Large-subunit ribosomal RNA, domain I from Nocardiopsis sp. JB363, 592 nucleotides, folded computationally.
Taxonomically the source falls in Nocardiopsis (Bacteria, Actinomycetes, Streptosporangiales, Nocardiopsidaceae).

Context: one part of a larger RNA
RNA sequence: GGCACACGGUGGAUGCCUUGGCAUCAGGCGCCGAUGAAGGACGUGGGAGGCCACGAUAGGCCACGGGGAGCUGUCAACCGAGCUUUGAUCCGUGGGUGUCCGAAUGGGGAAACCUAGCCCGAGUUGUGUCGGGUUGCCGCCACCUGAAUGUAUAGGGUGGUUGGUGGUGACGCGGGGAAGUGAAACAUCUCAGUACCCGCAGGAAGAGUAAACAAUAGUGAUUCUCCUAGUAGUGGUGAGCGAACGGGGAAGAGGCUAAACCGUGCGCGUGUGAUAGACGACAGUCGUUGCGUGUGCGGGGUUGUGGGGUGCAUCUUUUCGGGUCUGUCGGCCCGGAGCGCUGGUGGUUCUUUUAGCUGAAUCCGUUGGGAAACGGAACCGUAGUGGGUGAGAGUCCCGUAGGUGAAGGAAGAGCCCAGGUGUUGGUGUGUUCCCGAGUAGCGCGGAGCCCGAGAAAUUCCGUGUGAAUCUGGCAGGACCACCUGCUAAGCCAAAAUACGUCCUGAUGACCGAUAGUGCACUAGUACCGUGAGGGAAAGGUGAAAAGUGCCCCGGUGAGGGGUCGUGAAAUAGUACCUGAAACCGUGUGCUG
Numbered sequence: 001g002g003c004a005c006a007c008g009g010u011g012g013a014u015g016c017c018u019u020g021g022c023a024u025c026a027g028g029c030g031c032c033g034a035u036g037a038a039g040g041a042c043g044u045g046g047g048a049g050g051c052c053a054c055g056a057u058a059g060g061c062c063a064c065g066g067g068g069a070g071c072u073g074u075c076a077a078c079c080g081a082g083c084u085u086u087g088a089u090c091c092g093u094g095g096g097u098g099u100c101c102g103a104a105u106g107g108g109g110a111a112a113c114c115u116a117g118c119c120c121g122a123g124u125u126g127u128g129u130c131g132g133g134u135u136g137c138c139g140c141c142a143c144c145u146g147a148a149u150g151u152a153u154a155g156g157g158u159g160g161u162u163g164g165u166g167g168u169g170a171c172g173c174g175g176g177g178a179a180g181u182g183a184a185a186c187a188u189c190u191c192a193g194u195a196c197c198c199g200c201a202g203g204a205a206g207a208g209u210a211a212a213c214a215a216u217a218g219u220g221a222u223u224c225u226c227c228u229a230g231u232a233g234u235g236g237u238g239a240g241c242g243a244a245c246g247g248g249g250a251a252g253a254g255g256c257u258a259a260a261c262c263g264u265g266c267g268c269g270u271g272u273g274a275u276a277g278a279c280g281a282c283a284g285u286c287g288u289u290g291c292g293u294g295u296g297c298g299g300g301g302u303u304g305u306g307g308g309g310u311g312c313a314u315c316u317u318u319u320c321g322g323g324u325c326u327g328u329c330g331g332c333c334c335g336g337a338g339c340g341c342u343g344g345u346g347g348u349u350c351u352u353u354u355a356g357c358u359g360a361a362u363c364c365g366u367u368g369g370g371a372a373a374c375g376g377a378a379c380c381g382u383a384g385u386g387g388g389u390g391a392g393a394g395u396c397c398c399g400u401a402g403g404u405g406a407a408g409g410a411a412g413a414g415c416c417c418a419g420g421u422g423u424u425g426g427u428g429u430g431u432u433c434c435c436g437a438g439u440a441g442c443g444c445g446g447a448g449c450c451c452g453a454g455a456a457a458u459u460c461c462g463u464g465u466g467a468a469u470c471u472g473g474c475a476g477g478a479c480c481a482c483c484u485g486c487u488a489a490g491c492c493a494a495a496a497u498a499c500g501u502c503c504u505g506a507u508g509a510c511c512g513a514u515a516g517u518g519c520a521c522u523a524g525u526a527c528c529g530u531g532a533g534g535g536a537a538a539g540g541u542g543a544a545a546a547g548u549g550c551c552c553c554g555g556u557g558a559g560g561g562g563u564c565g566u567g568a569a570a571u572a573g574u575a576c577c578u579g580a581a582a583c584c585g586u587g588u589g590c591u592g
Base pairs, nucleotide, nucleotide: 001591002590003589004588005587006586007585008584009583015577016540017539020511021510022508023507024506025505026504027503028502029500030499031167032166039101040100041099042055043054044053046079047078049075050074051073052059061095062094063093064092065091066090070083071082072081106115107114108113116135117134118133119132120131121130122129136165137164138163139161140160141159142158143157144156145155171202172200173199174198175197176196182189186236212219213218223250224249225248226247227246233241234240254492255491256490257436261299262298263297264296265295266294267293268292269291270290274288277286278285279330280329281328282327283326284325304470306435307434308433309431310430311429312428313427314426315425318337319336320335321334322333323332324331338423339422340421341420342419344417346416347415348414349413350412351411352410353409354408356404357403358402362377363376364375365374366373378395379394380384386398387397388396441465442464443463444462445461446460447459451477472487473486474485475484476483527534528533547576549563550562551561552560553559
């Protein structure tokens, strides 16, 4: 030196554990913000700091409700000083305060700082100073003023404004819009209208009551879903992309306008001297009231077995009052009551929720440090889910099943009630007044549809052109005819559907500290980077600190030793459960 065995050191694998994660489901809830948000800075405690809480009223203030003996958050002890059955701490609800920055909004600015005007107040002999309020921009409303330019308009100003500004996880709609890739290369194509950027929202959004489908039979808004079906199609007919009809379900809801016509206000034009007019009939009376056109308002009207308007005729109507130049009759209009529909600022009841409360039943012995284990004998169960307790506990504790509870807040439902709205409808016949225009269609250029220009309809955009009004018009996949369906060019709309920042609960052939979130711990921390950004490591004594008195070495150290002591155990001693291997030693033996 090597090998073997034994005993150690180092190291932190493994086993066991879990405060933390992950995923799914159910229910709730679904925006916050100039009444200043989200997010922060700086402060606030008797004693340094981090986290949390709070805001100069600053570990808290007020009120109400719950609760019932200790309390002054946590890391995290210790000391001090206090509070509390006159009910503290704590929990819930509603208020109050809420520095400074931040859309940040008086002005400025290198965020958390600097510095003003005006009004009111405090203080000063007075100035300086301090406190409270107010002063951004845009939009809208009202008023004043006011160019070129006469009227006007633009512009300017004043006042008002519970309108906007900014934030936000996914879901939604719209405007833009790739490439890696696949095609075994690549250009049409694909990836994909995806990623990403921008705008706008809502609790959902979008869509939506047929100018729809279908096919000789019919359906009857939209949305979502299972089939139809990887079918019909499309496609360098490659890679690929990919419907609909119809059927089964979820949900279910329909409405309002434009126009014709009538009335009325305003603007413009025109008209006449007794004519047009004043609801009709008869009689009187009035005198620029008329007509045309544009526009505002009110009525009317809303449909595809076409509908409406208007003239005439006819049937019908809840009632009272008033009006329509005067009188009578008829008609029409307005208002009230009654009736119907709708509806939420309010009242009331109920349900859920936001603190809680109640809640059955076991003892003895043995082993042990410790009983919940074992042995024996009992009991409860609408409760034998779960967690804790010195080892496996239905009956020890918290709970669980069941029952019960709110002054106040929130959500939903029912009723009452203020409010809003409607209150003739039909038939026959005549007339041909209306039925959404730079629209539909068409040419050209694009896009989107299963559809890549194709025979290419339907839909949308740009550009040019450019109809018709029901004997009209569109569609049924070029186009034409017949037939069938529908009625564009205006608007609104719940539910079924999507999502989960968030709250509550439950579950797991999910993880168990190199796993599971990046973070079980002072984690988006430390640290790195000019910055955008990147981004860790780090859990476990014991049942309970009972956390080791005294002596010795040492620097009155760090650390260690001895002997008592605690403890079941100290090779459980805070570098602490278990404690593998690499690696480093000591002793003994063998070899040499």